Context: one part of a larger RNA
RNA sequence: UGACGGGGGCCCGCACAAGCAGCGAGGUAUGUGGUUUAAUUCGAGGCUACACGAAGAACCUUACCUGGGCUUGACAUGUAAGUGAAAGGGUUAAGAAACUAACUCUCUCUUAUGUAGCAAUACAUAAGACACUUACACAGGUGGUGCAUGGUUGUCGUCAGCUCGUGCCGUGAGGUGUAAGGUUAAGUCCUUGAACGAGCGCAACCCUCCCUGUUAUUUGCUAUAAGUUCUUAUGAGCUUAGCACUAUAACAGUACCGCUACCGACAAGGUAGAGGAAGGCGAGGAUGACGUCAAAUCAUCACGCCCCUUAUGUCCAGGGCUACACACAUGCGACAAUGGUUGGUACAGAGGGAAGCAAUAGAGUAAUCUGGAGCAAAUCCCCAAAAACCAGCCCCAGUACAGAUCGAGGGUUGAAACCCACCCUCGUGAAGAUGGAGUUGCUAGUAAACGCAGGUCAGCUACACUGCGUUGAAUAUGUUCCCGGGCCU
Numbered sequence: 001u002g003a004c005g006g007g008g009g010c011c012c013g014c015a016c017a018a019g020c021a022g023c024g025a026g027g028u029a030u031g032u033g034g035u036u037u038a039a040u041u042c043g044a045g046g047c048u049a050c051a052c053g054a055a056g057a058a059c060c061u062u063a064c065c066u067g068g069g070c071u072u073g074a075c076a077u078g079u080a081a082g083u084g085a086a087a088g089g090g091u092u093a094a095g096a097a098a099c100u101a102a103c104u105c106u107c108u109c110u111u112a113u114g115u116a117g118c119a120a121u122a123c124a125u126a127a128g129a130c131a132c133u134u135a136c137a138c139a140g141g142u143g144g145u146g147c148a149u150g151g152u153u154g155u156c157g158u159c160a161g162c163u164c165g166u167g168c169c170g171u172g173a174g175g176u177g178u179a180a181g182g183u184u185a186a187g188u189c190c191u192u193g194a195a196c197g198a199g200c201g202c203a204a205c206c207c208u209c210c211c212u213g214u215u216a217u218u219u220g221c222u223a224u225a226a227g228u229u230c231u232u233a234u235g236a237g238c239u240u241a242g243c244a245c246u247a248u249a250a251c252a253g254u255a256c257c258g259c260u261a262c263c264g265a266c267a268a269g270g271u272a273g274a275g276g277a278a279g280g281c282g283a284g285g286a287u288g289a290c291g292u293c294a295a296a297u298c299a300u301c302a303c304g305c306c307c308c309u310u311a312u313g314u315c316c317a318g319g320g321c322u323a324c325a326c327a328c329a330u331g332c333g334a335c336a337a338u339g340g341u342u343g344g345u346a347c348a349g350a351g352g353g354a355a356g357c358a359a360u361a362g363a364g365u366a367a368u369c370u371g372g373a374g375c376a377a378a379u380c381c382c383c384a385a386a387a388a389c390c391a392g393c394c395c396c397a398g399u400a401c402a403g404a405u406c407g408a409g410g411g412u413u414g415a416a417a418c419c420c421a422c423c424c425u426c427g428u429g430a431a432g433a434u435g436g437a438g439u440u441g442c443u444a445g446u447a448a449a450c451g452c453a454g455g456u457c458a459g460c461u462a463c464a465c466u467g468c469g470u471u472g473a474a475u476a477u478g479u480u481c482c483c484g485g486g487c488c489u
Base pairs, nucleotide, nucleotide: 007489008488009487010486011485012484013483015479016478019442020441021440022439023438027332028331029330030329031328032327033326034324035323042053043052064319065318066317067316068315069314070313073138077137078136079135080134081133082132083131084130085106088105089104090103091102092101093100108129109128110127111126112125113124114123115122116121140308141307143306144305145304149302150301151297152296153295154293156291161200162199163198164197165196166195167176168175169174179192180191181190182189206285207284208283209282211253212252213251214250215249216248217247220243221242224241225240226239227238228237229236230235256279259273260272261271262270263269335435339394340393341392342391343390344389351382352381353380356375357374361370362369363368401432406427407426408425409424410423411422412421448471449470450469451468452467453466454465
């Protein structure tokens, strides 16, 4: 000077408390350990590994194993020599393919010179390009080292801190500034003080949402007017006029403790109120200081050193990454009546669409199929929102709860569905009676519940992830205690 203390003081945070919903028991999906295996590729390991890298392992991916091949190589550059039937395409044979062998088709392009020819052009020579063969340099390595590294990332932590110049103090390391009294979400601001200033952080500037205005009006909108079709009428559809409204998308404005009262030191600021769409940071996002953990990554990439070089490189087929006594982690769906089931009926937002999204119609119990209008999209399609609401049945049971497992039959994608895909129908109908010790998330349009979309993607193991809206709570007396953090001592 730091760090630490079951030392002290002050303060904060879903940290506790107050609540709501869970996990921990059972089933299952996924990840991991362990075990097994020819191989079950590799990495990640308290918080900060374990639905993590992986936004998608049937082949490919793929790095692993077994077997079969190649050796200047699957890929790049250069040198030398050679070839221009060399290479390449097709067929055949052996083969699991890679590959090997045979037959066959196709005699590359440009420039210059010369010869022949009126010319098109043909031939010869030289040079170059292109392709290949041979030889040599070399290629190649998801081999090792993240404790040699760059870059990137996690974490403390969106915590309020971390420093510098000059000055002052100290022999010096260093201190001061950055402390004290207040205040704040904040080293935020005010006052004082041997400090005065400044920088990186905080805040603001950026994006989205909420309010208003201006401009614009198609593919969007329809108050009003006219026409027209249907309808007893109300009304509904279409066309025209229209941009008032809604909406869309560009710009601008709006909030600042600005105003009032009180408290405060005439300060910073705080409490209450008015007005206001919004009130004291309006809500959310992006944004992560100096540094810590020899934290993670040599398997994104790059790179030093070491190692392999007829193999630790490379091609192919099959297998494996999907194993299974068990253990842990994260989810999903249940144990039911605030429910299940049958029928009817209503309301979103945000996305995606051309090797694509696919309507109306028809077939099928269904998955799906036939067919193909329209749409490169405010136009057309995906698109059905679901919970909710209305009505009927079930009457507390291992049930008309729950759906694991298994059997049979179909459908789709794809060369290919055995290992190892998804979906549909019928049958089967396991455990499960709200879960010990313990433990997680959340403070408002939040938790919880409900569905929808997207990326990856031929298909899918997605119950994951990333977004979107619909319904919509409870509780907070407080800081003694647990955990983490900040300042002073």